Predicted 3D model of a 512-nucleotide part of an RNA (small-subunit ribosomal RNA, 5' domain) from Candidatus Kuenenia stuttgartensis. The sequence was found in a public genome assembly. The organism belongs to Candidatus Kuenenia, within Bacteria. Rfam family: Bacterial small subunit ribosomal RNA. Gene Ontology terms of the family: structural constituent of ribosome and ribosome.
Context: one part of a larger RNA
C1' cells in the first nucleotide's frame, strides 16, 4: 500500500448497482412456501324450474331436468425449484477415458397396434367404539383403478446355422426352430390420449487414470482381510453378499491411526513466482431434530411422504395422541455483529391442464442497514474602510483568520411539491372489428419557490504533509516505532492556525 459478508468511536444530504446470521447444524409461536386435471370416474349436500304424494296450513317426501359443487377414487407432479456445509482427506471433487457390465417418466422422430371379458372397493348408507387422535362392522357403486383370455410384423428368452469384426469376456448382421409377454378412453368437433418396438437429445449409474491439507512426539495394519469356483441380488461390473477353497493384500514413493477440511470455476495480494481464502454467482457432492430401515415410484432410501428407537416440546378424560423453519418473513437464546411476520404472479421459468387458468416466499419488486462501490450536491461571479470579533500571535507599529463575511449581480443541478410521459408487454380473448393485462419502478419534459433543507472526521517531534500561546509539572497523560511529560513541552489538556482525506474519516481484527 491494497483488500474484506466486517465490528467499534465521532458525523451524516441524494441517487444508481451490489451486499447483509460468518457465533450456536442452538431451542422455535404465528402465517405463507406444492399442488393440479370435471376433456379419466361415480357423486353427496345445496339451490331453481316442472310435475306429483301426504297434512287445514306451517312443513316434510318422491321423479325429471338446469346451475354449483365439499370429499373421494384415478392421473400428473411431489426426487426440480429453496436453504445449509454438520460429516467426508475421498464412496467427494477437477481434468480425460472406458462401459463389449448399464439404465432412463415428460420431450422428438420412425414402424406396428388399440380385440373379448370379469370381479371388487373408496366416496356413500346404516350400525357402532373413542376425550382426542383416528378406527371396527354391514350393505351397495364407477373409472384411463385393478384381474383374466386371445392375438404379435417387430421385441425377450433357450437351442442352432453363416457371415464380418473386436485387446479379452465376446460383439454385431441375416436366418431357422422352440417357450413368453400389451392395449383406455375422453371430447360436440378439432384433436388430447393408450400399448408394443426402433432411435434421438438430454439426465444418470458404475469402472480407471492423474491430480488435490498436517502430523512419524502415529510404523507397522488387514479374517470378507486378498484372490478363485459355484450361486445370490442388481438396471448393472464386483466380497456387494453367501458357501467351499488357497493365504494372501497394503506399507518410508508414508499404510494404520490422529488433527483439520465440503472440491472446482475462481477471489485477494502480488512484477512475478508463489502465499492466503473459497461470502455473494456458477457447477458437482453431501445433510434435513439424532441413529436406522425400507415401501412407493423412471428416479428417493425422500427437507415441508412412511416405520422404529433416542433426545425434546406440546395436547390428555391418564388409556393414549401430536410434533420437527440448515425454505420466507419473525422470535428467543449466545454474541463484537449481521434485515421487513412487506407486495406482487405485471414479467422470467417450473407443476398440472385441451384451453381458460389454478399454484408458486423460485422469482420479480419494494422495505431497513454509509455494510461496500460509483456517482451527484452542499452553491457561482464581483466583492478592501483588507470591516467587527477572536479564550489567536504580537517586538504594542502591528500581523493573522481573509476574498472569508457584509455587499451587489446572478444559477436552479440534488432534495421539496404539482401537471405530464417512454419503456419493462411478450401475451391472452375473438371468425374479425376489436377489447384487455404493470406489483414496483417510473426516464424525460413543464411548472411554483428561493441559496433557501444539506460537513463533518482525523492529525500536526521524526518516519508524515502541516507550529504557535497558555495550562500542567515523570503528575495528569500520549504512544504504531523511536521516545515525549521531573516549570519556558512545537509529542500530555485547550485554544488559534494550518494539513490530509471529505458523506465521510479514524480505530481494532485479519490476508497479501
Nucleotide at each position: 500500500g491494497a483488500a474484506c459478508g466486517a465490528a467499534c468511536g465521532u458525523u451524516g444530504g441524494c441517487g444508481g448497482c451490489g451486499u447483509g446470521g460468518a457465533u450456536u447444524a442452538g431451542g422455535c409461536a404465528u402465517g405463507c412456501a406444492a399442488g393440479u386435471c370435471g376433456u379419466a370416474c361415480g357423486a353427496a349436500u345445496a339451490u331453481c324450474a316442472u310435475c306429483u304424494g301426504g297434512g287445514u296450513a306451517a312443513c316434510u317426501g318422491g321423479a325429471u331436468g338446469g346451475u354449483g359443487g365439499a370429499a373421494g377414487u384415478g392421473g400428473c407432479g411431489a426426487a426440480a425449484g429453496g436453504g445449509g456445509c454438520a460429516g467426508u482427506a475421498a464412496u467427494a471433487c477437477a481434468u480425460g477415458g472406458g462401459u463389449a457390465a448399464c439404465c432412463u417418466a415428460c420431450c422428438c422422430u420412425g414402424g406396428g397396434g388399440c380385440c373379448u371379458g370379469g370381479g371388487a372397493u373408496a366416496g356413500c348408507u346404516g350400525u357402532u367404539c373413542u376425550a382426542a387422535c383416528g378406527g371396527a362392522c354391514a350393505g351397495g357403486u364407477a373409472a384411463u383403478a385393478c384381474c383374466a383370455g386371445g392375438u404379435a410384423a417387430g421385441c425377450c428368452g433357450g437351442u442352432u446355422g453363416u457371415g464380418u469384426c473386436g485387446c479379452a469376456u465376446g460383439a454385431c448382421a441375416c436366418g431357422a426352430u422352440c417357450g413368453g409377454g400389451a392395449g383406455a378412453g375422453g371430447g360436440c368437433a378439432a384433436c388430447c390420449g393408450c400399448c408394443c418396438u426402433a432411435g434421438g437429445a438430454g439426465g444418470g449409474g458404475c469402472c480407471c487414470a492423474u491430480g488435490c491439507g498436517a502430523u512419524a512426539u502415529u510404523a507397522g495394519c488387514u479374517a470378507g482381510u486378498u484372490g478363485g469356483c459355484g450361486g445370490g441380488g442388481u438396471a448393472a461390473u464386483g466380497g456387494c453378499c453367501c458357501a467351499c477353497c488357497a493365504a494372501g493384500g497394503c506399507g518410508a514413493u508414508g499404510a494404520u491411526g490422529u488433527c483439520u477440511a465440503g472440491c472446482g470455476g475462481g477471489u485477494g495480494u502480488g512484477a512475478g513466482a508463489g502465499c492466503a481464502c473459497g461470502a455473494c454467482c456458477c457447477g458437482c457432492g453431501c445433510c434435513a431434530u439424532u441413529g436406522g430401515c425400507a415401501c412407493u415410484g423412471a428416479g428417493a432410501c425422500a427437507c415441508u411422504g412412511g416405520c422404529c428407537a433416542g433426545a425434546c416440546u406440546c395436547c390428555u378424560a391418564c388409556g393414549g395422541g401430536a410434533g420437527g423453519c440448515u425454505g420466507c418473513a419473525g422470535u428467543c437464546g449466545a454474541g463484537a455483529a449481521u434485515c421487513u411476520u412487506c407486495g406482487g404472479c405485471a414479467a422470467u421459468g417450473g407443476g398440472c391442464g385441451a384451453a381458460a387458468g389454478c399454484c408458486u416466499g423460485a422469482c420479480c419488486g419494494a422495505g431497513c442497514g454509509a455494510c461496500g462501490c460509483c456517482g451527484c450536491g452542499u452553491g457561482u461571479g464581483c466583492g478592501a474602510u483588507g470591516a467587527a470579533g477572536g479564550c489567536c500571535c504580537u517586538u504594542c507599529g502591528g500581523g493573522u483568520u481573509g476574498u472569508a463575511a457584509a455587499g451587489c449581480a446572478c444559477u436552479g443541478u440534488c432534495g421539496a411539491g404539482a401537471g405530464g410521459a417512454a419503456a419493462c408487454a411478450a401475451g391472452c380473448c375473438g371468425c374479425a372489428a376489436g377489447g384487455u393485462u404493470g406489483a414496483g419502478u417510473g426516464a424525460c419534459c413543464u411548472c411554483u419557490g428561493g441559496a433557501g433543507g444539506a460537513a463533518g472526521c482525523a492529525c500536526g517531534g521524526g518516519c508524515u504533509a502541516a507550529g504557535u500561546u497558555c495550562g500542567u509539572g515523570c503528575c495528569a497523560g500520549c504512544a504504531g516505532c523511536c521516545g515525549c511529560g521531573g516549570u519556558a513541552a512545537g509529542a500530555c489538556g485547550a485554544a488559534c492556525c494550518g494539513u490530509g482525506c471529505g458523506a465521510a474519516c479514524g480505530u481494532u481484527g485479519u490476508u497479501c